[in-house]
RNA sequence: AAUUCCGAUACGCCGAGUUUCCGGUGCCUCAUGGCCCGGAAAGCGGGGGACCCAGGCAGUUGGGGCGAACCCACCGAAGUGGUGAGAGCGCUACUCCCUUAGCGCUAGCCCGUCAGCUAACCCCGCAGGCAAGAAAAAGGAGAUCG
Numbered sequence: 001a002a003u004u005c006c007g008a009u010a011c012g013c014c015g016a017g018u019u020u021c022c023g024g025u026g027c028c029u030c031a032u033g034g035c036c037c038g039g040a041a042a043g044c045g046g047g048g049g050a051c052c053c054a055g056g057c058a059g060u061u062g063g064g065g066c067g068a069a070c071c072c073a074c075c076g077a078a079g080u081g082g083u084g085a086g087a088g089c090g091c092u093a094c095u096c097c098c099u100u101a102g103c104g105c106u107a108g109c110c111c112g113u114c115a116g117c118u119a120a121c122c123c124c125g126c127a128g129g130c131a132a133g134a135a136a137a138a139g140g141a142g143a144u145c146g
Base pairs, nucleotide, nucleotide: 006146007145008144009143012130013129014128018042019041020040021039022038023037024036026035027034028033043126044125045124046123047122048121053116062114063111064110065109066108070086072084073083074082075081087106088105089104090103091102092101094142095141096140097139099137
């Protein structure tokens, strides 16, 4: 160094929603440190916006965007109601794939009559929420450590 075998995997999950630095008569702490507020940079996410291309466009039941969070049918006088079907998203715990079998979700917000794509360019955001003895399984591949 390579190969094989064995054992183990603390700091979890969804989401762009993170990292670093600077500042403060700010808050907690003996202190380290943490939190809060403001700013900067990086990274990540999103929107607007030509030619060309695409599409005929508009005339209103307006339309559009973020996001998985939509669509159809039926019931109902009606609803933020109910039922069913489809579609979409997430979870089963080191990572990925797959299989058997399950579980959960389909909210909320924004623009304001206006938005196809879109180089240059411009603008915005970096919130929240959940789990914890279990299907936290089987199989395959892989990573790291011993």
Molecule: c-di-AMP riboswitch aptamer (ydaO/yuaA leader)
Organism: Solirubrobacterales bacterium